This is a predicted structure of a 484-nucleotide part of an RNA (small-subunit ribosomal RNA, 3' major domain) from a metagenome.

[in-house]
Context: one part of a larger RNA
RNA sequence: UGACGGGGGCUCACACAAGCGGUGGAGUAUGUUGAUUAAUUCGAAGCAACGCGCAGAACCUUACCUGGACUUGACAUGCAGGUGUUAGUGAUCUGAAAGGUGAGCGACCCUCUUUUUGAGGGAGCCUGCACAGGUGUUGCAUGGCUGUCGUCAGCUCGUGUCGUGAGAUGUUAGGUUAAGUCCUAUAACGAGCGAAACCCCUAUCGUUAGUUGCCAGCGCGUCAUGGCGGGGACUCUAGCGAGACUGCCGGUGUUAAACCGGAGGAAGGUGGGGAUGACGUCAAGUCCUCAUGGCCCUUACGUCCAGGGCUUCAAACGUGCCACAAUGGCCGGUACAAAGGGAAGCGAUGUCGCGAGGCGGAGCCAAUCCCAAAAAGCCGGUCUCAGUUCGGAUUGUAGGCUGCAACUCGCCUGCAUGAAGCUGGAAUCGCUAGUAACCGUGGAUCAGCUACGCCACGGUGAAUAUGUUCCUGAGCCUUGUACA
Numbered sequence: 001u002g003a004c005g006g007g008g009g010c011u012c013a014c015a016c017a018a019g020c021g022g023u024g025g026a027g028u029a030u031g032u033u034g035a036u037u038a039a040u041u042c043g044a045a046g047c048a049a050c051g052c053g054c055a056g057a058a059c060c061u062u063a064c065c066u067g068g069a070c071u072u073g074a075c076a077u078g079c080a081g082g083u084g085u086u087a088g089u090g091a092u093c094u095g096a097a098a099g100g101u102g103a104g105c106g107a108c109c110c111u112c113u114u115u116u117u118g119a120g121g122g123a124g125c126c127u128g129c130a131c132a133g134g135u136g137u138u139g140c141a142u143g144g145c146u147g148u149c150g151u152c153a154g155c156u157c158g159u160g161u162c163g164u165g166a167g168a169u170g171u172u173a174g175g176u177u178a179a180g181u182c183c184u185a186u187a188a189c190g191a192g193c194g195a196a197a198c199c200c201c202u203a204u205c206g207u208u209a210g211u212u213g214c215c216a217g218c219g220c221g222u223c224a225u226g227g228c229g230g231g232g233a234c235u236c237u238a239g240c241g242a243g244a245c246u247g248c249c250g251g252u253g254u255u256a257a258a259c260c261g262g263a264g265g266a267a268g269g270u271g272g273g274g275a276u277g278a279c280g281u282c283a284a285g286u287c288c289u290c291a292u293g294g295c296c297c298u299u300a301c302g303u304c305c306a307g308g309g310c311u312u313c314a315a316a317c318g319u320g321c322c323a324c325a326a327u328g329g330c331c332g333g334u335a336c337a338a339a340g341g342g343a344a345g346c347g348a349u350g351u352c353g354c355g356a357g358g359c360g361g362a363g364c365c366a367a368u369c370c371c372a373a374a375a376a377g378c379c380g381g382u383c384u385c386a387g388u389u390c391g392g393a394u395u396g397u398a399g400g401c402u403g404c405a406a407c408u409c410g411c412c413u414g415c416a417u418g419a420a421g422c423u424g425g426a427a428u429c430g431c432u433a434g435u436a437a438c439c440g441u442g443g444a445u446c447a448g449c450u451a452c453g454c455c456a457c458g459g460u461g462a463a464u465a466u467g468u469u470c471c472u473g474a475g476c477c478u479u480g481u482a483c484a
Base pairs, nucleotide, nucleotide: 001484002483003481004480005479007478008477009476010475011474012473013472015468016467019431020430021429022428023427027321028320029319030318031317032316033315034313035312042053043052064308065307066306067305068304069303070302073131077130078129079128080127081126082125083124088105089104093100094099108122109121110120111119112118133297134296136295137294138293142291143290144286145285146284147282149280154193155192156191157190158189159188160169161168162167172185173184174183175182199274200273201272202271204242205241206240207239208238209237210236214231215230218229219228220227245268248262249261250260251259252258324424328383329382330381331380332379333378334377340371341370342369345364346363350359351358352357390421395416396415397414398413399412400411401410437460438459439458440457441456442455443454
């Protein structure tokens, strides 16, 4: 100087408390361990591994296994030699395919010579040599990228001063802040990286613009609909501006910084959200994204193919989903979103089917058409507390769709079947407001889908905390230390 302490002081955080909803029990989905296996590819390991890499494992993917093949190779560059029926195409036979075999057909460019043609070269091909190739190994050799402490308020430097020196000071103290934020004091004076601001979205208003969007007023038309003429008022769209700064008032305060209350305002003291992550820590993670040193393989640890496996299943754990019901289930009617996607695509009206879906094809490269029905909600009816009209696992059967192909191993539909489950031990998680909880919608990946995942979107919409004793983590000062 740090680190540590079941030392102290101050302070903060859904850290506790106060609340709401869960997990832990059941069923199931998914990941992991273990076991099994020819293989069940590999990685990730407290927080910070375990719906993680995987934003899509039937084949492919695929890295694994079994078997069958290839050997300058699936891919790159160079050198040497060879090659005219050459390159290419490829009948036949063999085979699961890959591969092997190879009848027949059969080219291109340049130069010289030239009737034909011949000679040489290039491309291509073959042989050989250099080499290719490796998701083999080392993340404790590395780059890059990422997680974490933590959006925590810290981490440093120049000069000066102090100290023999390591170093200290500044960065401490008194206030204050979300903040090393600002003020005051001060052997310090300044500065940098962080904080804040600058950027994006959102909340209000103005202005510009008016199609594909909108429709108040004026007409036309319809059973009806901005359907049409028209209009720019309104909504909206998207460009430019305004607006919030403790600016104003009162109080407290050191004359300060600031804090408390108030006015006005759509919004008030960082308005809400996002992007943004200092010096560093964990030899944290990744050599299987990529790049890369060393080491290793080279008729194989490379490459191609078929089939299998990654989907197994006494058990254990994590994360979800769905329930156990009446604030509910079922049936009928009816209302209101936002954000997205669409051409090898989205697919309306119609029509067939109980349905998944089929037929068909209007319109749309989309503020125009389509996906598209929002759902919870509201209105009416029914069920009356039961393992039930709760719950839906499991299984049987009949179908539909995608795709060469659904046996291993896809999704969906109808009928039948109707398991466990009556609110969950110890323990444990999330959340402070348009949040939790509940409800549905879309997208990426994608032929299809094991999506209940992930990422986004809106609808309905709470309770509680005015406290810091305790648990956990963190910051500053101080103290002890046989630690570095």